[in-house]
RNA sequence: CGCCCUACCUCGGGGAGCCUGCAAGGGCUGAGAUGCGCAUAAGCGAACCCGUUGAACCUGAACCGGCUCGUACCGGCGGAGGGAAGGUUUUCCGGCAUCAC
Numbered sequence: 001c002g003c004c005c006u007a008c009c010u011c012g013g014g015g016a017g018c019c020u021g022c023a024a025g026g027g028c029u030g031a032g033a034u035g036c037g038c039a040u041a042a043g044c045g046a047a048c049c050c051g052u053u054g055a056a057c058c059u060g061a062a063c064c065g066g067c068u069c070g071u072a073c074c075g076g077c078g079g080a081g082g083g084a085a086g087g088u089u090u091u092c093c094g095g096c097a098u099c100a101c
Stems, first nucleotide, its partner, number of pairs: 001094002007088004011051004017028004034045003057082003063076004
């Protein structure tokens, strides 16, 4: 100096589903279905997940097949197209330089 691993710091990305109810609310799935606010999920937060080794999330998609009470679940589409990172640091290994023997 490089690689790998670890930890930390700072920063960034993302999501508002379905059923029921006049409403309040209740139920389901999920890591997450939340608070303020609003004509409007525009905006600001909480929690959570994810950050290129990127299936977090978006698009195709009101997609296709199966199954189911069901939009739950399984498979396909599909490793398809997009998608948000810098710094410091522990360990291992390697390279170079210098010194000593």